[in-house]
RNA sequence: GAUUCGGACCCAUGCAGUCACAACGCCUAAACCUUGUCAGGACCGGAAGGUAGCAGCAAUACGGGAUGCUUGUGACAGGCUUGGAAUCCGGAUCUUU
Numbered sequence: 001g002a003u004u005c006g007g008a009c010c011c012a013u014g015c016a017g018u019c020a021c022a023a024c025g026c027c028u029a030a031a032c033c034u035u036g037u038c039a040g041g042a043c044c045g046g047a048a049g050g051u052a053g054c055a056g057c058a059a060u061a062c063g064g065g066a067u068g069c070u071u072g073u074g075a076c077a078g079g080c081u082u083g084g085a086a087u088c089c090g091g092a093u094c095u096u097u
Base pairs, nucleotide, nucleotide: 001094002093003092004091005090006089007088008087010084011083012082014080015079017076018075019074020073021072022071023070024068026065027064028063034059035058036057037056042051043050044049
């Protein structure tokens, strides 16, 4: 000096992690001003039957609750994978002085 390997540093990339928010799932959730079914009762009718409809039940809405090794977004000081230019450090081989 050349080749090559490893490490550090810089940049990029991806993964997982923590936190926050949102969505979804679960539960809950309406005296009446949501829906359905509407016991009892009320009204109309000569009757048949009909009308509206409280309670109850069911569903659902605004909302609320605990949670999910779910999904998405953002942030975070770091960790790990991969790749890249130059610099620095170390090793090996060869050549020259």

The prediction has a mean pLDDT of 77. Predicted 3D model of a 97-nucleotide RNA (Bacterial small signal recognition particle RNA) from Gomphosphaeria aponina SAG 52.96 = DSM 107014. The sequence was found by an Rfam model in a public genome assembly. The model forms 100% of the base pairs in the Rfam consensus. Its Rfam family is "Bacterial small signal recognition particle RNA". Clan: SRP clan. Rfam's curators write: The signal recognition particle (SRP) is a universally conserved ribonucleoprotein involved in the co-translational targeting of proteins to membranes. The source organism's lineage runs through Bacteria, Cyanophyceae, Oscillatoriophycideae, Gomphosphaeria and Gomphosphaeria aponina.